[in-house]
Order: sequence, then C1' cells, then structure tokens
RNA sequence: GCCGGGGUGGCUCAACGGCAGAGCAUCGCUUUCGUAAAGCGAAGGUUGCGGGUUCGAUUCCCGCCCCCGGCUCCA
Repeated sequence: GCCGGGGUGGCUCAACGGCAGAGCAUCGCUUUCGUAAAGCGAAGGUUGCGGGUUCGAUUCCCGCCCCCGGCUCCA
C1' cells in the first nucleotide's frame, strides 16, 4: 500500500430504514439475626468523527480516525 471484519450504557453483545434493547456490573427495596443467593424496581447512550440520501438513518452512500485478521514488500 491492498482486501476483509469490527467501533452502540462501565463490560460483553443485539437491533440491518420506523420510539435504541438484553445479560452482567452499579444503586434502591423485599427476604434474612446478618451476609450471600433469589425476587422486584431504578439509573446509566451526542450509536467513533464529519458530510450525503430519505418524511424518517445504529441500519444505506462518501471521506477520515481507531482496533483485529490476511496479502504484498518492488523502488
């Protein structure tokens, strides 16, 4: 340099045009003599950045940045 995959709550991942969700973690409540477990509930997101298409974009298109893998390495 070229090709492919990925970037979404603190972490691991869904959602493939129509209100952004789950599990774990955190906090509160119930239960217990107490803790853990279990049950119920709450909070937490400018969806990597900037543009474009669309009535509407996490999703489609373009550019850039970062991570992972593969190929090449001539001058």
This is a predicted structure of a 75-nucleotide RNA (transfer RNA) from a Planctomycetota bacterium. The source organism's lineage runs through Bacteria, Pseudomonadati and Planctomycetota. RNAcentral holds the sequence, with entries from ENA. It matches the Rfam family "tRNA". Rfam links the family to the GO term triplet codon-amino acid adaptor activity. The family's RNA type in Rfam is transfer RNA.